Model confidence (mean pLDDT): 87 of 100.
A computed fold for a 353-nucleotide part of an RNA from a metagenome, annotated as small-subunit ribosomal RNA, central domain.
Context: one part of a larger RNA
RNA sequence: CUGGGUGUAAAGGGCGCGUAGGCGGUUCAGUAAGUGAAGUGUUAAAACUCUCGGCUUAACCGGGUGCCAGCGCUUCAAACUGCUGGGCUUGAGUCUGGAAGGGGAGAACGGAAUUCCUGGUGUAGGGGUGAAAUCCGUAGAUAUCAGGAAGAACACCGGCGGCGAAGGCGGUUCUCUGGUCCAAGACUGACGCUGAGGUGCGAAAGCCAGGGUAGCGAACGGGAUUAGAUACCCCCGGUAGUCCUGGCCGUAAAUGUUGUGUACUAGGUGUUGGAGGGGGUUUGUCUCUUCCAGUGCCGCAGCUAACGCAUUAAGUACACCACCUGGGGAGUAUGCCCGCAAGGGUGAAACUC
Numbered sequence: 001c002u003g004g005g006u007g008u009a010a011a012g013g014g015c016g017c018g019u020a021g022g023c024g025g026u027u028c029a030g031u032a033a034g035u036g037a038a039g040u041g042u043u044a045a046a047a048c049u050c051u052c053g054g055c056u057u058a059a060c061c062g063g064g065u066g067c068c069a070g071c072g073c074u075u076c077a078a079a080c081u082g083c084u085g086g087g088c089u090u091g092a093g094u095c096u097g098g099a100a101g102g103g104g105a106g107a108a109c110g111g112a113a114u115u116c117c118u119g120g121u122g123u124a125g126g127g128g129u130g131a132a133a134u135c136c137g138u139a140g141a142u143a144u145c146a147g148g149a150a151g152a153a154c155a156c157c158g159g160c161g162g163c164g165a166a167g168g169c170g171g172u173u174c175u176c177u178g179g180u181c182c183a184a185g186a187c188u189g190a191c192g193c194u195g196a197g198g199u200g201c202g203a204a205a206g207c208c209a210g211g212g213u214a215g216c217g218a219a220c221g222g223g224a225u226u227a228g229a230u231a232c233c234c235c236c237g238g239u240a241g242u243c244c245u246g247g248c249c250g251u252a253a254a255u256g257u258u259g260u261g262u263a264c265u266a267g268g269u270g271u272u273g274g275a276g277g278g279g280g281u282u283u284g285u286c287u288c289u290u291c292c293a294g295u296g297c298c299g300c301a302g303c304u305a306a307c308g309c310a311u312u313a314a315g316u317a318c319a320c321c322a323c324c325u326g327g328g329g330a331g332u333a334u335g336c337c338c339g340c341a342a343g344g345g346u347g348a349a350a351c352u353c
Stems, first nucleotide, its partner, number of pairs: 003325004007307002012321001014201004021194003025088007033081002035077009048066001050064005091191001092188004096183004103177007110154001114150008125136002162169002206248006215242002220237004259320006267298014302309002326353003335346004
């Protein structure tokens, strides 16, 4: 390079937006770059093919002949691709009317619980465990009542349910704001898909500066356990952290271990949002059914090494991107880029089985 692959064997980028590029609906006309046809030139000789001949044969040598294909030029064709121009509406988008939602940002507010503080009642224990002890308590604890303070998280609803591109999002209200779905029309007229680089977002932990600190809690101290126990698990404490503001980091079993988009290919049964139709009705709503969009389960064909997947495909195809190519060495070394650092990105080889 030609291949074969990427749910679990090696392999889908953590996720968007988007540049170049690649690919691209329908129709008419033009053009003739790609494409096709014909002619012609060139592709030295040798070699090679076929054939004839010369050395006794062959190898070898000589004559003739042929040669795919490439490139140039001329002429022709116009189906397909491209290009130019004109249309179209089904792809895409805009408008109108509805709908659901923990989508995002900011602010305010709320109750339960926890801890602490003050006061009342009250007295000898409390706490904790497998059992204990460290620990707290006659300077009055635990329990209980009242008042106050603080920080963090929002029980029930809650769902196999919803939203978001992913990370992720859950008390209530307000303000600002993104996306999606449904119905019927109107409008624009291919405006599309993908996306190397690039750029933005990106859990937790960690880092810098400032604040905050109720509970929890790496490190650390103590008690236990144990032969020992510099430990797991348990107990009493407890710093960083967990929280907020601003700035970094850029990773993950960032998983559906399944890239994005489009089209097509039996059904059944739940559920969420919307729209329509039939029936009942006490006009609250109940029930049957159809369509669209999402989200689960079961299952045919088909696929699969099997497990399983199966209209939410891992089926049938196309477009584009990313990635894999035996195990170890190794996500290491080196160089370069990024970072305050921690480290991250890119990423070998020797050697060995």

It matches the Rfam family "Bacterial small subunit ribosomal RNA". The full RNA is in RNAcentral, with records from SILVA.